This is a predicted structure of an 87-nucleotide RNA (c-di-GMP-I-GGC riboswitch aptamer) from a Bacillota bacterium. It matches the Rfam family "c-di-GMP-I-GGC riboswitch aptamer". Gene Ontology term of the family: cyclic-di-GMP binding. The coordinates come from a structure-prediction model, not an experiment, and the mean pLDDT is 87.
RNA sequence: CCCGACAAAGGCAAACCCGCCGAAAGGCGGGGGCGCAAAGCCACGGGUCUAAGGCUCUGGGAAGCUAUGACGGCCGGGCUGCCGAAG
Repeated sequence: CCCGACAAAGGCAAACCCGCCGAAAGGCGGGGGCGCAAAGCCACGGGUCUAAGGCUCUGGGAAGCUAUGACGGCCGGGCUGCCGAAG
């Protein structure tokens, strides 16, 4: 360094519930604990979600398209990092 143990010490926190923010996706705080060795950080590539605004359509209502909004616990990539059995 690779690697990751029914190791030690710690860490994070899915669903769900409550409160707040948001048009929504979703986020933040509290409870909770399914899981996680980068489930720490970065929207750089792909993917997914939403559609306020914009555009199209329509007699109207509605509908369609669109990210500049999101998801890092979807897959890659970049940066950083605790511990130390076996190999």